[in-house]
Molecule: c-di-GMP-I riboswitch aptamer
Organism: Atribacteria bacterium SCGC AAA255-G05
RNA sequence: AGUUGAAAAAGGCAAACUAUCCGAAAGGAUAGAGCGCAAAGUUAUGGGUCUAAAGUAAUUUUAACUAUGAUUGCCAUGAUCGCCAAACUACCGAC
Numbered sequence: 001a002g003u004u005g006a007a008a009a010a011g012g013c014a015a016a017c018u019a020u021c022c023g024a025a026a027g028g029a030u031a032g033a034g035c036g037c038a039a040a041g042u043u044a045u046g047g048g049u050c051u052a053a054a055g056u057a058a059u060u061u062u063a064a065c066u067a068u069g070a071u072u073g074c075c076a077u078g079a080u081c082g083c084c085a086a087a088c089u090a091c092c093g094a095c
Base pairs, nucleotide, nucleotide: 002095003094004093005092012037013036017032018031019030020029021028022027035082041088042087043086045085046084047083048080049079050078055074056073057072058071059070060069
């Protein structure tokens, strides 16, 4: 330096759930907890997935029109790197 994760050691991360807080939601932060993880380290770049505040369309409310409200559809600029791929970086061991 390359390949690799069998056994081992030093360590590392932290799912569900609970509490508090942030957020419209998805989700996130902190503390406890520990299902798992050899990149479960970093980056939303591509795909997937989740959400739909704002926007937009329709319906409804009206004697009628508009606005507001409500319901439904569409929609990411929101989220997820512990969904997959990609890029960058890294501990220990083996060859």